Predicted 3D model of a 73-nucleotide RNA (transfer RNA) from uncultured Microcoleus sp.
It matches the Rfam family "tRNA".
RNAcentral holds the sequence, with entries from ENA, GtRNAdb, MGnify and Rfam.
The organism belongs to Microcoleus, within Bacteria.

[in-house]
RNA sequence: CCCCCGAUAGCUCAGUUGGUAGAGUGCUUGUGUGAAGAACAAGAGGUCGUCAGUUCGAUACUGACUUGGGGGA
Numbered sequence: 001c002c003c004c005c006g007a008u009a010g011c012u013c014a015g016u017u018g019g020u021a022g023a024g025u026g027c028u029u030g031u032g033u034g035a036a037g038a039a040c041a042a043g044a045g046g047u048c049g050u051c052a053g054u055u056c057g058a059u060a061c062u063g064a065c066u067u068g069g070g071g072g073a
Stems, first nucleotide, its partner, number of pairs: 001072007010025004019056001027043005049065005
């Protein structure tokens, strides 16, 4: 320098021929216990990496950039 893949909840990851996002775990509250843990129930937590474009509508499509990983020279 060139090519490929990834970036979504605190963490690990799903998701969708484009119609406004979920699981596990963690956190908070409750039930329970002498008190905890396990278990069960409820809840909070997201400008879907950034900026533009296409579109009635973008987490998903297009381009550039940032960042992580891999490959080639």
Model confidence (mean pLDDT): 84 of 100.